[in-house]
Context: one part of a larger RNA
Molecule: small-subunit ribosomal RNA, central domain
Organism: uncultured bacterium
RNA sequence: CUGGGCGUAAAGGGUGCGUCGGCGGUUUGGCAAGAAAGGUGUGAAAUCCCAGGGCUUAACCUUGGGACUGCACUUUUAACUGCCAGGCUAGAGUACGUCAGAGGGGGGUAGAAUUCCACGUGUAGCAGUGAAAUGCGUAGAGAUGUGGAGGAAUACCGAUGGCGAAGGCAGCCCCCUGGGAUGAUACUGACGCUCAGGCACGAAAGCGUGGGGAGCAAACAGGAUUAGAUACCCUGGUAGUCCACCCCGUAAACGAUGUGCAUUAGAUCGAGGUGGCUCUCACGCCUUCUCGGUCGAAGGAAAACCGUUAAGUGCACCGCCUGGGGAGUACGGUCGCAAGGCUAAAACUC
Numbered sequence: 001c002u003g004g005g006c007g008u009a010a011a012g013g014g015u016g017c018g019u020c021g022g023c024g025g026u027u028u029g030g031c032a033a034g035a036a037a038g039g040u041g042u043g044a045a046a047u048c049c050c051a052g053g054g055c056u057u058a059a060c061c062u063u064g065g066g067a068c069u070g071c072a073c074u075u076u077u078a079a080c081u082g083c084c085a086g087g088c089u090a091g092a093g094u095a096c097g098u099c100a101g102a103g104g105g106g107g108g109u110a111g112a113a114u115u116c117c118a119c120g121u122g123u124a125g126c127a128g129u130g131a132a133a134u135g136c137g138u139a140g141a142g143a144u145g146u147g148g149a150g151g152a153a154u155a156c157c158g159a160u161g162g163c164g165a166a167g168g169c170a171g172c173c174c175c176c177u178g179g180g181a182u183g184a185u186a187c188u189g190a191c192g193c194u195c196a197g198g199c200a201c202g203a204a205a206g207c208g209u210g211g212g213g214a215g216c217a218a219a220c221a222g223g224a225u226u227a228g229a230u231a232c233c234c235u236g237g238u239a240g241u242c243c244a245c246c247c248c249g250u251a252a253a254c255g256a257u258g259u260g261c262a263u264u265a266g267a268u269c270g271a272g273g274u275g276g277c278u279c280u281c282a283c284g285c286c287u288u289c290u291c292g293g294u295c296g297a298a299g300g301a302a303a304a305c306c307g308u309u310a311a312g313u314g315c316a317c318c319g320c321c322u323g324g325g326g327a328g329u330a331c332g333g334u335c336g337c338a339a340g341g342c343u344a345a346a347a348c349u350c
Stems, first nucleotide, its partner, number of pairs: 004321003008303001012318001014201004021194003025088007033081002035077008048066007091191001092188004096183004103177007110154001115149007125136002162169002206247001208245004215241002220236004258317006266295008275286003299306002323350003332343004
C1' cells in the first nucleotide's frame, strides 16, 4: 500500500458557509482522451518458472522454451466514463397564496419576590444547625403597615411541546430581520452533492476599557465538625454573575452516532399544514406532506441494544483511529494582552 474500522472497545472535526479537488439526472448527434479487441516493434544479459544435459548427488554450471504482467506505434469498436453541440424535467431553485414558532438584533413596558432606606405600631428576641456557635438586636432588631430606591430574573401557561446549523432561545408590546412547512399553478433548465485550505458563528469561565451591583457567590475571614479539616455544615464576603464595546475559541460543544441521496413491514402518541367525509355537532374519522417521541418485521450488533429520525442495505465526499504510560506533553511554528489555544513527537518503560 492492499485490507480493517470510528454510539459504549482507539477513532465523527463544536457548528455552518464555501474555494480547489472528488463525484454527478435524462435524451439525441458527433469526437475518440480513458476503456476494450487485434497487429507490429521493443521489453539486454543474468535472475525467475518449465523441460532436458554436466560435475558420484546437492548447491552450482549449462541448453532450449516460457515469462518479463510494461512502453510506443498502428488498425478497429463506440455500449460505458470523458469532451463538444443541442434538447428534456423527475434533482435543485424562483415567483404566488396560506400557516406555526422562547429563531436573531434593537427599543419600550408590567407585576410578584429578595435586599436596602425613611416613617408608624410594638417588645425581646431574631437568625442558624444534627446540635451549636460566630452573626444581628434595648443606640429598639425580628414581626407588621405605608411610602421610596435599585438590580437581576420572568411563577402559573409549560409539555414526554416549539424554534435554531450548532452554541443556544421563555413576562408583555413595538420596529428591523433570517430560516422552515404546506398548496396549486407558472417559470429557470442539472444551475447539484460533498468539501483539503479559507471565512464566519461558537456555553461557561477568563481577559481589556467604561458603567452597574439587588440576590447569589470562587478567593478570603470567622464559627463549628474532626486525630487533623487548608473541606463537607453555618455567619459574613470580594472578584464575578448584569450592560456596552473588544478579545479568548475551549466543553461529557453528547444522540459520546459527519453531511447528502436512494432503498427495506408496521403499530401508536404528540406538533404544524393540506384535501375529503360527517356537517346539527366544532367533536370525530380518513388521506397526504413535514417535524418530534415510544414500541417493534426483516436485517444488523460482542452484547446491551439499533431498527424509515438505523447502529439495516447501497452510493458520493470529508474528518478521524492503529497497544498502555510518557503526552495532548517537549521542541519548533503559529494565534492571543494574558490565561492559554492549535499543530505535534521522541528517549525511556510495561